[in-house]
RNA sequence: GCCAGAAAAAGCCAAACUUCGGGUAACCGGAGGACGGAAAGCUGCGGGUCCACAGAUGUGGAUAGCCGGGUCACCUGG
Numbered sequence: 001g002c003c004a005g006a007a008a009a010a011g012c013c014a015a016a017c018u019u020c021g022g023g024u025a026a027c028c029g030g031a032g033g034a035c036g037g038a039a040a041g042c043u044g045c046g047g048g049u050c051c052a053c054a055g056a057u058g059u060g061g062a063u064a065g066c067c068g069g070g071u072c073a074c075c076u077g078g
Base pairs, nucleotide, nucleotide: 002078003077004076005075012037013036017032018031019030020029021028022027035065041071042070043069045068046067047066048063049062050061051060052059053058
């Protein structure tokens, strides 16, 4: 460097829900909490979905825990 994996070990993240705060909203952040995750790390680049405004099928936004791409990385085995 490449391939395979989540059995073991070291650890990591944290859905729903509750609560506090932000946002018109989708949704986001803190605390609690674990449904799950082997990239559930990062990135709105392509598609999907969702929200707002518009009614032109556009503009702006959200989602990385919907899929693909890009990029970096832990453990075990080969």
A computed fold for a 78-nucleotide RNA from a Desulfobacterales bacterium, annotated as c-di-GMP-I riboswitch aptamer. The sequence was found by an Rfam model in a public genome assembly. It matches the Rfam family "c-di-GMP-I riboswitch aptamer". Gene Ontology term of the family: cyclic-di-GMP binding. The model forms 100% of the base pairs in the Rfam consensus. Lineage of the source: Bacteria > Pseudomonadati > Thermodesulfobacteriota > Desulfobacteria > Desulfobacterales.